RNA sequence: GCCGGGAUAGCCUAGCCUGGUGGGGCGGGGGACUCGUAAUCCCCAGGUCCCGGGUUCAAAUCCCGGUCCCGGCU
Numbered sequence: 001g002c003c004g005g006g007a008u009a010g011c012c013u014a015g016c017c018u019g020g021u022g023g024g025g026c027g028g029g030g031g032a033c034u035c036g037u038a039a040u041c042c043c044c045a046g047g048u049c050c051c052g053g054g055u056u057c058a059a060a061u062c063c064c065g066g067u068c069c070c071g072g073c074u
Stems, first nucleotide, its partner, number of pairs: 001073007010026004020057001028044005050066005
């Protein structure tokens, strides 16, 4: 230099193909249960969806450019 894959909450991860309310687990806060704790159950908060631009009524999703990480080729 070329090719491929990846970036989503504090951590892990689904959703992207086929545009239409961003979900789950752990962790955090509160409550129920218990003599009390653990476990279990319920509720709540937490997201510029890597960055910039474009298309569209509407973009995590489609298109273009860029950054970083992983792998391969030369």